[in-house]
C1' cells in the first nucleotide's frame, strides 16, 4: 500500500443471510425473604463505532470514514 474479518448497556453475547417494538446472561438501583448478610424471587436502568444515501421504515442494504485482528507484499 493490496486483501479479509470483526465493532450492539459497565462486561459477553444473539439478532444481519430474508430491513418491522434491539432479546439473553453478568453487573447495577428498588422491593420481597432473612435476625443480619449471602443465595433466591419480583421489578426497574443501561448499547446497535462515525457521518451520508437509498427507504414509509435501517442494527441490518449501499457509500466513506475510524478502530482492533488476521494475511500478502
Nucleotide at each position: 500500500g493490496g486483501g479479509g474479518c470483526u465493532g450492539u448497556a459497565g462486561u459477553c453475547u444473539a439478532g444481519c443471510u430474508u430491513g418491522g417494538u434491539a432479546g439473553g446472561a453478568c453487573u447495577c438501583g428498588a422491593g420481597g425473604u432473612u435476625u443480619g448478610g449471602g443465595a433466591c424471587c419480583u421489578u426497574g436502568g443501561a448499547a446497535c463505532c462515525c457521518a451520508g444515501g437509498u427507504u414509509c421504515a435501517a442494527a441490518u442494504c449501499c457509500u466513506g470514514g475510524c478502530a482492533g485482528c488476521c494475511u500478502c507484499a
This is a predicted structure of a 73-nucleotide RNA (transfer RNA) from an archaeon. Its Rfam family is "tRNA". The family's RNA type in Rfam is transfer RNA.